[in-house]
RNA sequence: UUUUUAUACAGAGGCGUGGAGAGACAGGCUCUAUGAAACGCCGGCAACCCCCGGACCAUCCGGAACGGUGCCAAGUCCUGACCAUAUAAAAA
Numbered sequence: 001u002u003u004u005u006a007u008a009c010a011g012a013g014g015c016g017u018g019g020a021g022a023g024a025c026a027g028g029c030u031c032u033a034u035g036a037a038a039c040g041c042c043g044g045c046a047a048c049c050c051c052c053g054g055a056c057c058a059u060c061c062g063g064a065a066c067g068g069u070g071c072c073a074a075g076u077c078c079u080g081a082c083c084a085u086a087u088a089a090a091a092a
Stems, first nucleotide, its partner, number of pairs: 001092008013042005021031003025080004043072003048068002051063005076084001
């Protein structure tokens, strides 16, 4: 990067560095010098994988949160395309 499957109306932010952008894309709308992106540290949310127990066992239910990811303005911010985008797991 591509493919497959699942999920996307809930939840969770402070500090430091930095110094003008950010919210995928188009159009809106919004956030931002009362400090954007990015990076670091600490904290938190959730529960996909992993782990534990159970059942009517291709799966489902419950638990846990050490480990691997993810996430922490606004319903995926809104509308559109709804396999468009994002994330997880697996495969190539």

SAM riboswitch aptamer (S box leader) from Hymenobacter nitidus, 92 nucleotides, folded computationally. The sequence was found by an Rfam model in a public genome assembly. Lineage of the source: Bacteria > Pseudomonadati > Cytophagia > Cytophagales > Hymenobacter. Model confidence (mean pLDDT): 86 of 100.